Description:
A computed fold for a 73-nucleotide RNA from a Patescibacteria group bacterium, annotated as transfer RNA. Lineage of the source: Bacteria > Bacteria candidate phyla. It was read from a public genome assembly.

RNA sequence: GGGCGAUUAGCUCAGUUGGCAGAGCGUUCCCUUCACACGGGAGAGGUGACAGGUUCGAAUCCUGUAUCGCCCA
Numbered sequence: 001g002g003g004c005g006a007u008u009a010g011c012u013c014a015g016u017u018g019g020c021a022g023a024g025c026g027u028u029c030c031c032u033u034c035a036c037a038c039g040g041g042a043g044a045g046g047u048g049a050c051a052g053g054u055u056c057g058a059a060u061c062c063u064g065u066a067u068c069g070c071c072c073a
Stems, first nucleotide, its partner, number of pairs: 001072007010025004019056001027043005049065005
């Protein structure tokens, strides 16, 4: 220098054909307990890596950039 892949909640990751952004763990509160743990219930938490474009509508499609990983030279 070239090619491919990844980037979504604090962490690990889903997300189908473009149409409400989700799960597990964690966290907060409540119930349960003398108390803790376990268990049950409820909630908070998102620039969807960044910038643009297409579209009535983009996490999803297109272009560029950044970071990380792998391969080639």
Rfam family: tRNA. Rfam classes the family as a transfer RNA.